[in-house]
Parts: sequence; structure tokens; C1' cells
RNA sequence: GCAUGUUCUCGGGGCGGGGUGGAAUUCCCCACCGGCGGUGACAUGGGGAGCCUCCCGGCUCGCCCUUGAAGCCCGCGAGCGCCCGGCUCUGCCGGGGUCAGCAGAUUCGGUGCGAUUCCGAAGCCGACGGUCACAGUCCGGAUGAGAGAGAACGGCA
Repeated sequence: GCAUGUUCUCGGGGCGGGGUGGAAUUCCCCACCGGCGGUGACAUGGGGAGCCUCCCGGCUCGCCCUUGAAGCCCGCGAGCGCCCGGCUCUGCCGGGGUCAGCAGAUUCGGUGCGAUUCCGAAGCCGACGGUCACAGUCCGGAUGAGAGAGAACGGCA
């Protein structure tokens, strides 16, 4: 260093205030939240180079490395559906992933050769089941699963 083996660990946040009502963290007004990998002109730290200066020191760099950086750009995951199997069969349990049907959502202005990523502003989105009343935020499947991330000990070069 790797299309590498085994094991272990980690791996999702958020209703606060007011209104209506018999009843709402579910409706209305204000508020709050943002999984994983990629991209990334921004930023952090280190190195290198150059320039200025008597010195202290300062400045510059699309040169290298490190780390961070998008909910709405690309892809993935969970969930629902679908398919297969089982059963005490109008459901529940187990399995599948080239089954891919559902699987959300962005514009404007600025800078610039270059940005849906930076800066500013205004918007928009959020599985399924439950509920005295419609849920991104409550309860439940879930002490689950998982995109992946890290570590240890090996293997190969």
C1' cells in the first nucleotide's frame, strides 16, 4: 500500500410559547431538527517556494499534506410496497435485493474563468403503524436493522 481475512467497538436530531376545542407536543400562529459516502473555489493546522525589511516581523502562492465543510447536486441506508417460505392464516414471523413500484425538497442576488457546495436573502422537504383530533419533533416495531466509520490481530505485494 491493498477489489484482502477474522474479531471487536461506534454508528439520528428535534414541540419551547400562544390560540381553538370536551379532547391536539397531531389543527392554526411563532419555534425547533438535519443519518452515511462523494464532490467542494471556503476555512483550520503543518510544510515548501517567493517578495518586502537592518532586525523584530509582515505579505503572497489554482505548490504539497492534515482536518472540517451541502437536509433540498450525485449516490446509499432505514421504512413502505413487491416476491419467496412458514404458521395457530384477512394477520404475524423469517428470508430476498439486477423486483426497483413509493422513496422528500431551491431559488434569487453577490464574488469569480469556474460555485444549486462560499457569502447574503427568501423559500421548501421529511417512511410505516398507533392516538379522545390530521404527527419530521409523542408512543411503537427498535436493547432491532443499517449506509458506513474506526481499531486490533493476520494475509498478500
Predicted 3D model of a 157-nucleotide RNA (FMN riboswitch aptamer (RFN element)) from Nisaea acidiphila. Its mean pLDDT, the model's own confidence on a scale to 100, is 78. The organism belongs to Nisaea, within Bacteria. The RNAcentral record of the sequence draws on Rfam.